[in-house]
Description: Predicted 3D model of a 73-nucleotide RNA (transfer RNA) from Methanothrix sp. The sequence is in RNAcentral, with records from ENA. It matches the Rfam family "tRNA". It is annotated as a transfer RNA. Its mean pLDDT, the model's own confidence on a scale to 100, is 84.
RNA sequence: GGGGCUAUAGUUCAGUUGGGAGAACAUCCGCCUUGCAAGCGGAAGGUCGUGAGUUCAAAUCUCACUAGCUCCA
Numbered sequence: 001g002g003g004g005c006u007a008u009a010g011u012u013c014a015g016u017u018g019g020g021a022g023a024a025c026a027u028c029c030g031c032c033u034u035g036c037a038a039g040c041g042g043a044a045g046g047u048c049g050u051g052a053g054u055u056c057a058a059a060u061c062u063c064a065c066u067a068g069c070u071c072c073a
Stems, first nucleotide, its partner, number of pairs: 001072007010025004019056001027043005049065005
């Protein structure tokens, strides 16, 4: 220098013929218990890496850039 993969909640991840942003764990509240844990119910938590483009509409398609991993030289 060139190619590929990855980036979504505090953490690990799902969401691919473009239209509802989600799960588990963690956190908080309640129930249960003499108390704790476990269990059960509920709540909060996100500029979907950044910028631009296409579109009525983008986490999703296109381009550039950033970071990490990897292959080639």